About this RNA: Predicted 3D model of a 74-nucleotide RNA (transfer RNA) from a Candidatus Magasanikiibacteriota bacterium. The sequence was found in a public genome assembly. It matches the Rfam family "tRNA". About the family: Transfer RNA (tRNA) molecules are approximately 80 nucleotides in length.

C1' cells in the first nucleotide's frame, strides 16, 4: 500500500433486508427499605448514533469521500 470486521449514553454493547418514541446492563442522581450500611425494589437524567456530502417522502440503517481503532496479508 491490499482486504475484513468495528465506531450508537460516562463503560460495555444490542439495534436495522429504510418507517412514525433509540435501547438493555453497570455506573451516577433522587426515592423506597433498614436503628445504620449493603444488596434488593421503584423513578429520572444522560445521545451531533465517528465527520462531510448524497440517494429517499422518510436514513443510526443504503451509496461515495475523509479521520480513528483492531486484525491477516505484503
Nucleotide at each position: 500500500g491490499u482486504c475484513a470486521g468495528g465506531g450508537u449514553a460516562g463503560c460495555u454493547c444490542a439495534g436495522c433486508u429504510g418507517g412514525u418514541u433509540a435501547g438493555a446492563g453497570c455506573a451516577u442522581a433522587g426515592g423506597a427499605u433498614u436503628c445504620a450500611u449493603a444488596a434488593c425494589c421503584c423513578u429520572a437524567a444522560g445521545g451531533u448514533c465517528g465527520g462531510c456530502g448524497g440517494u429517499u417522502c422518510g436514513a443510526c440503517u443504503c451509496c461515495g469521500c475523509c479521520c480513528c481503532c483492531u486484525g491477516a496479508c505484503a